The RNA shown here (c-di-GMP-I riboswitch aptamer) has 87 nucleotides and comes from a Pseudomonadota bacterium. Its mean pLDDT, the model's own confidence on a scale to 100, is 90. The sequence was found by an Rfam model in a public genome assembly. Taxonomically the source falls in Pseudomonadota (Bacteria, Pseudomonadati).

Order: sequence, then structure tokens, then C1' cells
RNA sequence: UUACGACAAGGGCAAACCCGUCGAAAGGCGGGGACGCAAAGUCACCGGUCUACAGGGCCUCGGCCCCACGACAGCGGGACCGCCGGA
Repeated sequence: UUACGACAAGGGCAAACCCGUCGAAAGGCGGGGACGCAAAGUCACCGGUCUACAGGGCCUCGGCCCCACGACAGCGGGACCGCCGGA
């Protein structure tokens, strides 16, 4: 340096669920809480998934359908950056 990841050391993050808050929603943020994680650090570039306010279409006026410009990095790939070091 590249790969790899030990029942190592010191630490880190925090699923479900609950409370508060923002949002039309998906979901975000804060607190509690730990299922898990060696990138569960960062970035929506590619694929995927979720939502559908506004907009468009239809309508028997009840509603239904389309749509990302919204979201997910703890779905996969990619890019960037980073702690430790036993064999």
C1' cells in the first nucleotide's frame, strides 16, 4: 500500500416500538429504546422500492388512474472519505 476482519482494545452508530415535532404522505429531526452494523460515515450517479400534495386524465361526484420535482444510503451497485490490526 492492497486485500481481509479477531468472542482483541478504545470507542461509534441505532431497527422495531413509545413520546414530542415538521410534512399531504412516504419520511425527516429530537428524546427514550436496542434488532442489528466494520463503513449502519458522506453523496440519489445507475438500478430498485415507497409516497402522490400540486399537476394531468376519467367520473355514477363516492372516488379511481397517471405522474417525482418528494423520500429511502439499514435494498443492490458505484463514487468519496475514515478508526483499529490478530493470523